[in-house]
The RNA shown here (c-di-AMP riboswitch aptamer (ydaO/yuaA leader)) has 122 nucleotides and comes from a marine sediment metagenome. Model confidence (mean pLDDT): 85 of 100. Rfam family: c-di-AMP riboswitch aptamer (ydaO/yuaA leader). Its family is annotated with cyclic-di-AMP binding and regulation of gene expression in the Gene Ontology.
RNA sequence: GGCCGAAUCCCUCUUUGAGGGAACGGGGGACCCAAGACCUGGGGUGAGUGGGACGUUCCGUCCCUAGGCGCAUCUCCUUCGCGCCGAACCCGACAGCUAACCUCGUAGGCGACUGAGGGAGA
Numbered sequence: 001g002g003c004c005g006a007a008u009c010c011c012u013c014u015u016u017g018a019g020g021g022a023a024c025g026g027g028g029g030a031c032c033c034a035a036g037a038c039c040u041g042g043g044g045u046g047a048g049u050g051g052g053a054c055g056u057u058c059c060g061u062c063c064c065u066a067g068g069c070g071c072a073u074c075u076c077c078u079u080c081g082c083g084c085c086g087a088a089c090c091c092g093a094c095a096g097c098u099a100a101c102c103u104c105g106u107a108g109g110c111g112a113c114u115g116a117g118g119g120a121g122a
Stems, first nucleotide, its partner, number of pairs: 002110003008022006023106006033096001041094001042091004050064006067085005074121007
């Protein structure tokens, strides 16, 4: 000087701890609408979904893919090119949407780079 992500900033106090506010993000929750029993339960955060092949078939490996991210120009949009991801976890029999209202989170992990055009704003 930067990246993924909501995960940043400020204030107070009995100050190395505790509390509060703003902002951003998530969940629950009417009418209306939608849906309509049961099962193989169902559901949530997230881009992370689906397909195929192989194997030592619990699961693992590989290929592809919906989708997502990066390439530092002050910010944003967009085209092409290049590269990467395409996970993990949680609730616990239970939740469609949803105004009012209620409630929760503000982590963690990276990185030493510098592809090219068009447009808008500051």